[in-house]
Bacterial RNase P class A from a Terriglobales bacterium, 425 nucleotides, folded computationally. The source organism's lineage runs through Bacteria, Pseudomonadati, Acidobacteriota, Terriglobia and Terriglobales. Of the family's consensus pairs, 91% are formed in the model. Its mean pLDDT, the model's own confidence on a scale to 100, is 75. The sequence is in RNAcentral, with records from ENA. A source record names the gene rnpB. It matches the Rfam family "Bacterial RNase P class A". From the family's description: Ribonuclease P (RNase P) is a ubiquitous endoribonuclease, found in archaea, bacteria and eukarya as well as chloroplasts and mitochondria.

RNA sequence: CAUGCGGACCAGACGGUCGCUCCCGCCCCGCGUACGCAGGGUUCGCCUUGGCCGCGCAGCGACGGGGGAGGAAAGUCCGAACUCCGAAGAGCAGUGUGCCGGAUAACGUCCGGGAGGGCGGGCGAAAUCCCGUCCGACGGAAAGUGCCACAGAAAACAUACCGCCCGCUUCGGCGGGUAAGGGUGAAAAGGUGCGGUAAGAGCGCACCGCCCGGGCAGUGAUGCGCGGGGCAGGGCAAACCCCACACGGAGCAAGACCAAAUAGGGGAGGAGCGCGGCCGCGCAGGCGGCCGCCACGGGCCGGCUCGGCGCGUCCAACUCCCGGGUAGGUCGCUAGAGCCGCGCAGCAAUGCGCGGCCCAGAGGACUGACCGCCCCGCUGGCUUCGGCCAGCGGACAGAAUUCGGCUUACAGGUCCGGAUGUCAC
Numbered sequence: 001c002a003u004g005c006g007g008a009c010c011a012g013a014c015g016g017u018c019g020c021u022c023c024c025g026c027c028c029c030g031c032g033u034a035c036g037c038a039g040g041g042u043u044c045g046c047c048u049u050g051g052c053c054g055c056g057c058a059g060c061g062a063c064g065g066g067g068g069a070g071g072a073a074a075g076u077c078c079g080a081a082c083u084c085c086g087a088a089g090a091g092c093a094g095u096g097u098g099c100c101g102g103a104u105a106a107c108g109u110c111c112g113g114g115a116g117g118g119c120g121g122g123c124g125a126a127a128u129c130c131c132g133u134c135c136g137a138c139g140g141a142a143a144g145u146g147c148c149a150c151a152g153a154a155a156a157c158a159u160a161c162c163g164c165c166c167g168c169u170u171c172g173g174c175g176g177g178u179a180a181g182g183g184u185g186a187a188a189a190g191g192u193g194c195g196g197u198a199a200g201a202g203c204g205c206a207c208c209g210c211c212c213g214g215g216c217a218g219u220g221a222u223g224c225g226c227g228g229g230g231c232a233g234g235g236c237a238a239a240c241c242c243c244a245c246a247c248g249g250a251g252c253a254a255g256a257c258c259a260a261a262u263a264g265g266g267g268a269g270g271a272g273c274g275c276g277g278c279c280g281c282g283c284a285g286g287c288g289g290c291c292g293c294c295a296c297g298g299g300c301c302g303g304c305u306c307g308g309c310g311c312g313u314c315c316a317a318c319u320c321c322c323g324g325g326u327a328g329g330u331c332g333c334u335a336g337a338g339c340c341g342c343g344c345a346g347c348a349a350u351g352c353g354c355g356g357c358c359c360a361g362a363g364g365a366c367u368g369a370c371c372g373c374c375c376c377g378c379u380g381g382c383u384u385c386g387g388c389c390a391g392c393g394g395a396c397a398g399a400a401u402u403c404g405g406c407u408u409a410c411a412g413g414u415c416c417g418g419a420u421g422u423c424a425c
Stems, first nucleotide, its partner, number of pairs: 001421003005417006012374001014372005020068006027061001028059001030057004036052002038049004070396001074407002077405005082251004094247005099113005114138001116135007139242002144240002146236003161182002163178006190208006209231001210229004215224003255331004265322005274293008297315004302311001304308001338357008375394008
């Protein structure tokens, strides 16, 4: 330098004008407050008045100052904080996760490793091996059940369509052997080679694969090597299922507080459940009896009853009080598993320590618009090849309780790492 890969970061810059939102300060306006000043009253104790000071609350108000979107704010997929509800314990059901070790508040996330697979390269016909990189529900198919379209003879207790071999033959075929060859299929009963055979076949042997049992290394997944076995047990668990582990529900429209008008609920008065006296009972609240006085709006029933008595029971308007909910308001609400820098431990994820910093908080929802100039890219023109001019374009997207992840979208640009190749020193 080139090729291909991985990772981190930025997300146009500056200035001017006009706006938006939140906070702070100060002024102004409004409301409240009587311990100060002042005015008024006074029985000299104090009372009263918001005019002044002070304090508190508050404003579509003025001025000044400060803060004001993201790497994904998105999808709402996963995990948490927080809040309310529920909850003796255990099991079943259901849902999810699933190689090993670590990280973490937690996770289906992340880091490191193992085994497998894809791509590129060393590398050449292929394989083994090595390097780089990427991928992932990566426990169990030797507990049981089920499924495997079409094609094909056969899709799993096997099986013979063609072919091959042997025998028979009426020469059309028939019987037997055979999974080496053909054909079907996503997949066909270990693979390659040699021997062997009538032809074949783990039938025998070598290597590879597989199963079983030891050994060594490793925390472990697993790896290496030894011995035994001719080889059983096709695939699918993102089919049921089995094993291990985990799991209450709803969500900031959570939830808490203040609180109108109207309607409705409750209580008291309205209205004899009155007032006064005496006596009795009771620790007491209170209850009962007798006598007297005053009052007695309306309805119903019963008794005595001419009248009258008022023993029982019910009630309207209206007034006041209480409580719940709604409208509305306040809080939750942004200082946090926070951000930046340095050091230490660790391969890393990450953890620990020290120092510094404060960085949106609305409630139909602000975070913007215009102009100038610069920057980057593309196109066209001119050029004295140094550049100059003009036009167009500069993404995806927009907080809503907060945080950790994942996934998805995205113009252009910067930097870093390792691999391979080439050149120069």